RNA sequence: AGAGUCUGAUCCCGGCUCAGGGUGAACGCUGGCGGCGUGCCUAACACAUGCAAGUCGUGCGGGCAUACUAAAGGGGUAACUCUUUAGUAUGUCAGCGGCAAACGGGUGAGUAAUACAUGGGUAACUUGCCCCUAAGACGGGGAUAACCUCGGGAAACUGAGGCUAAUACCCGAUACCCUCCUUAGGGUGAGACUCCCUUUGGAGGAAAGCUCCGAAAGGAGCGCUUAGGGAGAGGCCCAUGGCCUAUCAGGUAGUUGGUAGGGUAAUGGCCUACCAAGCCUAUGACGGGUAGCCGGGCUGAGAGGCUGACCGGCCACAGGGGCACUGAGACACGGGCCCCACUCCUACGGGAGGCAGCAGUGAGGAAUCUUGGGCAAUGGGCGAAAGCCUGACCCAGCGACGCCGCGUGGGGGAUGAAGGUCUUCGGAUUGUAAACCCCUUUUCUGGAGGAAGAAGUCCCGAAGUUUUCUUCGGGAUUGACGGUACUCCAGGAAUAAGCCACGGCCAACUACGUGCCAGCAGCCGCGGUAAUACGUAGGUGGCGAGCGUUACCCGGAAUUACUGGGUGUAAAACGUGGGUAGGCGGGUUAGUAAGUUCAUUGUGAAAUCCUGUAGCUCAACUACAGGGCUGCAAUGAAAACUGCUAACCUAGGGUAGAGUCGAGGUGAACGGAAUUCCCGGUGUACCGGUGAAAUGGGUAGAUAUCGGGAGGAACACCAUUGGCGAAAGCGGUUCACCAGGCUCUUACCGACGCUGAGCCACGAAAGCGUGGGGAGCAAACAGGAUUAGAUACCCUGGUAGUCCACGCCGUAAACGCUGCGUACUAGCUGCUCGAUCCCGAAAUUAUUCGGGAAUGGGUGGCGAAGCUAACGCGUUAAGUACGCUACCUGGGGAGUACGGCCGCAAGGCUGAAACUCAAGGGAAUUGACGGGGGGUCGCACAAGCGGUGGAGCAUGUGGUUUAAUUCGACGCAACGCGAAGAACCUUACCCGGGCUUGAACUGCCAGUGGUACGACCCCGAAAGGGGAAGGACCCAAGAUUUUUCUUGGGAGCUGGCAGAGGUGCUGCAUGGUUGUCGUCAGCUCGUGCCGUGAGGUGUAUGGUUAAGUCCCACAACGAGCGCAACCCCUGCCCCAUGUUGCCACCCACUAGCAUAAGCUAGUGGAGCACUCUUGGGGGACUGCCUGGGUUAACCAGGAGGAAGGUGGGGAUGACGUCAAAUCAUCAUGGCCUUUAUGUCCGGGGCUACACACGUGCUACAAUGGCCGCUACAGAGGGAAGCGAACCCGCGAGGGGGAGCAAAUCCCAGAAAAGCGGCCCCAGUUCAGAUCGUGGUCUGCAACUCGACCACGUGAAGGCGGAAUCGCUAGUAAUCGCGGAUCAGCAGGCCGCGGUGAAUACGUUCUCGACCCUUGUACACACCGCCCGUCACGCCAUGGGAGCCGGGGAUUAACGAACUCCUGCAGUAUGCAGGAGGAGUUAAUGCCUGGUGACUGGGGCGAAGUCGUAACAAGGUAGGCGUACUGGAAGGUGCGCCUG
Repeated sequence: AGAGUCUGAUCCCGGCUCAGGGUGAACGCUGGCGGCGUGCCUAACACAUGCAAGUCGUGCGGGCAUACUAAAGGGGUAACUCUUUAGUAUGUCAGCGGCAAACGGGUGAGUAAUACAUGGGUAACUUGCCCCUAAGACGGGGAUAACCUCGGGAAACUGAGGCUAAUACCCGAUACCCUCCUUAGGGUGAGACUCCCUUUGGAGGAAAGCUCCGAAAGGAGCGCUUAGGGAGAGGCCCAUGGCCUAUCAGGUAGUUGGUAGGGUAAUGGCCUACCAAGCCUAUGACGGGUAGCCGGGCUGAGAGGCUGACCGGCCACAGGGGCACUGAGACACGGGCCCCACUCCUACGGGAGGCAGCAGUGAGGAAUCUUGGGCAAUGGGCGAAAGCCUGACCCAGCGACGCCGCGUGGGGGAUGAAGGUCUUCGGAUUGUAAACCCCUUUUCUGGAGGAAGAAGUCCCGAAGUUUUCUUCGGGAUUGACGGUACUCCAGGAAUAAGCCACGGCCAACUACGUGCCAGCAGCCGCGGUAAUACGUAGGUGGCGAGCGUUACCCGGAAUUACUGGGUGUAAAACGUGGGUAGGCGGGUUAGUAAGUUCAUUGUGAAAUCCUGUAGCUCAACUACAGGGCUGCAAUGAAAACUGCUAACCUAGGGUAGAGUCGAGGUGAACGGAAUUCCCGGUGUACCGGUGAAAUGGGUAGAUAUCGGGAGGAACACCAUUGGCGAAAGCGGUUCACCAGGCUCUUACCGACGCUGAGCCACGAAAGCGUGGGGAGCAAACAGGAUUAGAUACCCUGGUAGUCCACGCCGUAAACGCUGCGUACUAGCUGCUCGAUCCCGAAAUUAUUCGGGAAUGGGUGGCGAAGCUAACGCGUUAAGUACGCUACCUGGGGAGUACGGCCGCAAGGCUGAAACUCAAGGGAAUUGACGGGGGGUCGCACAAGCGGUGGAGCAUGUGGUUUAAUUCGACGCAACGCGAAGAACCUUACCCGGGCUUGAACUGCCAGUGGUACGACCCCGAAAGGGGAAGGACCCAAGAUUUUUCUUGGGAGCUGGCAGAGGUGCUGCAUGGUUGUCGUCAGCUCGUGCCGUGAGGUGUAUGGUUAAGUCCCACAACGAGCGCAACCCCUGCCCCAUGUUGCCACCCACUAGCAUAAGCUAGUGGAGCACUCUUGGGGGACUGCCUGGGUUAACCAGGAGGAAGGUGGGGAUGACGUCAAAUCAUCAUGGCCUUUAUGUCCGGGGCUACACACGUGCUACAAUGGCCGCUACAGAGGGAAGCGAACCCGCGAGGGGGAGCAAAUCCCAGAAAAGCGGCCCCAGUUCAGAUCGUGGUCUGCAACUCGACCACGUGAAGGCGGAAUCGCUAGUAAUCGCGGAUCAGCAGGCCGCGGUGAAUACGUUCUCGACCCUUGUACACACCGCCCGUCACGCCAUGGGAGCCGGGGAUUAACGAACUCCUGCAGUAUGCAGGAGGAGUUAAUGCCUGGUGACUGGGGCGAAGUCGUAACAAGGUAGGCGUACUGGAAGGUGCGCCUG
């Protein structure tokens, strides 16, 4: 310090979320030790039990006990002992009395001010104990508790009688003194009947003793009384400060003040009587809600925000409420009285009680401890003291609740062990981690020692001194914690690690499981078969006796902005003006000192905080010192600025004068054009209306036209980019009245100004009320159309309304979406209204017209700087500043609900919440899209030719069927496609039969010589199974003369293990390949430039092209992939070549015809001219000419040429798009399968058939069919091949076998065409399906299921609905030929040549594409987005007959304790009456919560219904206000806006 999240991307507004810190916490998992802290935040809920306030015998009288003394008596020989009495001492008990109990401790309910904090005041006060000072304490008196006796009561308790004491109570005396009244003077002070001093006279007021010493006198101490002072503690008053709500706007009757009195320690309506009518409030009264306040705590850079646990100060409270008593102090937590609620006891008559003290219990709750020890220390009460009391306190216990510290070991240790995990199978990682070796002992266990905290108190002695007192010395004695801290010894690595996370933010990754399931999630978001996001594991990261989660606070958040924000379009300028309060305010001088500044003083408690030092081994913690506590107040000073006072000024503002401007307002009068209606004339059949129509009007005479009349509304042209007005708004002419602006010039006033919460006024259209008016227009309504529907758009009608008067309403996209005022900051150019000067003209000497310069006001355009997120704004600011106002703070819910105010109503103004979402929005960018625009192209349309769609058949597909009909391909771009060829095979499918390391591959282990192999036999459909004669091979070593044998190994086989195999799945995990847009002209890069950025520019404009082809121009300059060219075929020429090609010329031969030469055909020579073959080269480049064009590119025409503007054709396919196709060509990750999803075999199926579609073939005929005859190709193929001649067969074909590995031979007859003939328009001499019979060929085999031949049969079909396809020239059409595949099978496919057209005006329309531009709410990109009703589920909420609570208020009645008053009474805790009084009851209205049949809308919810409103001109531009209307979005009218 920031980050994530809206978009395809960008910038911005804006919200949400995260990282940090904190906590009296809780929850989950885990847990070794110690120190210091801390621990009911909820029910101020209820409480068992114990303890928490007593003490004093040196105030008093008693009881009891003990001891002593004395006396008396009894017992006993006595010692002695017992009893009683008296006294003393000690202890103890209750009582009288004193002091304390008002402190200490708890809690935060109430309280928004009787509180708190800070600073003041008290001329309005009090103060026990303590200190100082002064003076005193004399003389008397009567009671009462305890106790005794007698009673009542269950108890608590209590009555009567009797006795007694005091530091208890009472009276009198005295009075330095005090109080009061009174007289006179002085002082302080702002102020004095009041305070102080002095003074005259008068009245009133005190007291208590006890202890010690002493023989006593007396002294001392502790007390007592009066008075003054102090200290400390309080009471009261004032100022300032700190919560929310205006959907609380008025409140108040003791209320505000006065007088008198009462009351109090004291002021005061604190209380009473009387008088007056005040007092508070927008600077927020009154009401409602919430809350103890502060020092401080947390956070923050700070300013702030939040908070008020622990510790400290103050306040309030003590079951709820009221009340007083005592007292120095209380209206009293562990006192009293009364009422209420609750609990307990009871003999039912009556009583007792108050843990928000410490522990503890129950309850509530997510949640918070021991019924501990001790007064040793600190502090408190009492006491002379010893001492007693003290749940204050000091300690201990429990809880990781927090902070701090320590430990769980340290060093070495590689084979990088085992195990785990992953793996590309090599290894990697866990990991020096472990083991193992050496060491240490904090901690732990055992043992030993062992504190500080202790100061005091008592006793003795000494010194000073005044016996008291102080100091010193000695002795005795006091520790809960605790045998604790700490130290030492011994033992032994021994006793001690978890939690969370690992998609991004955010540090840390793999495997498996799961398969939109289970689950995760703070936000974004993960999960639908390869999940780093779920679960587990391994690994890793973070922190560590903790770690996470939840809750809450601050921060980040400049996201309430004082520091430190905004309002043209993002949320936000009131519709406009006038103006009150308020805020702010020109120049000069003087004064003042409120603000301001400075200095000093007081205060700002301590703790906390900061700094330093110190003490616990460190730290936390604590101590000391310093700083700080940013504040408040007082005194003094300064006088610049602001304020105030006084005087003045004229620049702001205003007034007067002159001139001028205008649809400014109000009222009245008048005018013409037009529409409609009425009357009349002319005139006749239509008019009107629309995309087209119809409804409608018209022969009863319309429309049209002419004349006349009526009536209402609006004012053409001028007219505008114009003018006026505050805005709304204002438009014929004239008159009257009213108002305003501007300009000029002096004069006058002298800051009189600006803004403006409330308030007041004006305020389009629609709408409302009353009364008029009504021509046209026109919501609603009706009809006609359109449509799937059409509650609309269009048409015909038509009522409110529109108009007038008066009164309401008060809203609009009331907009410049821009508040008002003032000042400052470049200009250029229009329009308009003034005034000045200059020039020119006219000229009637008044002026007018035209032009120019500078200038004031208004109103436009463009622009520097600057501003802005951008767009844009820019002297008319959205710039730079100041002043004032209004308004904004995520979207939805919602401008809704409730409440209030206004309105006749419609409705307006004010204006939430629950709930819900992670968005919502602005500007700009790139695309895509548009029933937007412009330009351009393409067999895209048009113009043509031929088809498809109808028929039959072929073929593919869907569907259906089936045991199986294997699989894939699905708009174009699947469907004669993969398949260039399914009878078996293929084959993947089905049925059946077999095999299991397998049909094929690699490796390892073991076994194996009668092994491998295996004729032959059996079963079988085969595969396979079984049997079996026979029967090996290779290498090495050894033995042997050799032959041969032995051993070992190999091969093979058998068994086993790794592992094979899979056309099983995933083309959405992939490679490769392919289709498509599209052979469309595009797609990009580097540098530069522009832009905050996405991005733009380049690549646009103008021309041109087939082309981003080229030219010109240009903040671009270049470049790349594409285009073109380079390549191949073809068209012309040349050269070379010359067999197998060719045959012109020449020779020869053969045959035929002619017979005359000769001709024709063939053959052989010869030849290479020609054709041709295949090599090379040339040729075409807009090169030339004319014209156009920008002198360009280029275009048009022409010449030449075989070919002309890319000559024709092919190959060639940019960046990319479609998760396009293919896991079944192949390859491949992952998953699945392993006696089967592998593999082998037989048979079947892929060939099914009610149907539907695609692609084809053949036809429907005469441009034809059939028969006969006669021609002319090209390109291919051929050895398990092509196969000639010849022979046979009607034919398919058979026989035959020459020739040919091919320019040689063969396939091989090309067909259409041509010539001749027949047919004669018919289901035919068309057409050939189907079926029958007989054949041929291939093949192991043609049944399912081949092709062909012959004969017979002879179906549909007569040119094809809607619709639709191909083709622009050697093309379409038509004709045949060849090839691949292939045993056989071609109507398909791929090629080849023959014959050979028609048409293109043109680009409006359809489809597709390119470029530019525009709009956009689309970006999965229009097959997009998206609105409303309805239906279903869930959620919160408004209304609601009511119902049930809670809280104030008012009134009335009753009314306890208690207080006051009065009377009686006469000392009794008296009686009676009155007033107040907690509360109870009743009534009224108010506020608030819950609930409620039903009801209203709202929100949310993967795939519901109806439509299509909006976004593009969204198909009727949209929107705002208003009114009517409709299932719904919505539609229409009127006015307004451009977004």
Molecule: small-subunit ribosomal RNA
Organism: uncultured Elusimicrobia bacterium